[in-house]
RNA sequence: CGGAGGUGGCCAAACGGCUAAGGCGAGCGCCUGCAAAGCGCUAGGUUGGGGGUUCAAAUCCCUCCCUCCG
Numbered sequence: 001c002g003g004a005g006g007u008g009g010c011c012a013a014a015c016g017g018c019u020a021a022g023g024c025g026a027g028c029g030c031c032u033g034c035a036a037a038g039c040g041c042u043a044g045g046u047u048g049g050g051g052g053u054u055c056a057a058a059u060c061c062c063u064c065c066c067u068c069c070g
Stems, first nucleotide, its partner, number of pairs: 001070006009024003017055001026042005048064005
């Protein structure tokens, strides 16, 4: 310098507009003699930071930071 990416603890979706999906994990409950498995419920997100465009930004633009590839 070129390319890809950064979204709950982890993984991972989201034509510029719906309350930001889902899975794992966690807590609670059901079930069980007790567990595991299974089922139900609950909590948890300044969408890497800052600025801009727009009626409206995770999404578009600028800049910075970080990770991966060359």